The RNA shown here (SAM riboswitch aptamer (S box leader)) has 118 nucleotides and comes from uncultured Hymenobacter sp.
[in-house]
RNA sequence: GUUUUAUACAGAAGCGGCGAGAGAUUAGGCUCCCUGACCCGCUGGCAACCUUCGUUCUUAGAAAGGUGCCAAUUCCUACCCCUGCCUGGCAUUGCAGCCAGCACGGGAGCUAUAAAUC
Numbered sequence: 001g002u003u004u005u006a007u008a009c010a011g012a013a014g015c016g017g018c019g020a021g022a023g024a025u026u027a028g029g030c031u032c033c034c035u036g037a038c039c040c041g042c043u044g045g046c047a048a049c050c051u052u053c054g055u056u057c058u059u060a061g062a063a064a065g066g067u068g069c070c071a072a073u074u075c076c077u078a079c080c081c082c083u084g085c086c087u088g089g090c091a092u093u094g095c096a097g098c099c100a101g102c103a104c105g106g107g108a109g110c111u112a113u114a115a116a117u118c
Base pairs, nucleotide, nucleotide: 001118003116004115005114006113007112008111013043014042015041016040017039021032022031023030026078027077028076029075044070045069046068048067049066050065051063052062053061079107080106081105083103084102086101087100088099089098090097
């Protein structure tokens, strides 16, 4: 690096260093940041997976050894679908209907992490 599976609305600090951007990519937002972000180191912590203990073994719970993680839901949106006493337009005598927008919900995709595998 590939593939598969699982998880992702919860949780988690301080000090030192560096010095201007950062939040995965593209785009639009929004937010963090010289009151020092991001990143690196030390300590601390959290508890997703593995591991160990435990268990009602179809599994609560505990530990924190291995990875990981410690702003905001994967920060939000983009693609598809459902719903709608909503908004605008088209259509109609009117209703049903059509298009676009908006809102809620669901799914997919992407990304991240873990375990296994090639």

Notes
The source organism's lineage runs through Bacteria, Bacteroidota, Cytophagales, Hymenobacteraceae and Hymenobacter. The sequence was found by an Rfam model in a public genome assembly. Its mean pLDDT, the model's own confidence on a scale to 100, is 81. The model forms 97% of the base pairs in the Rfam consensus.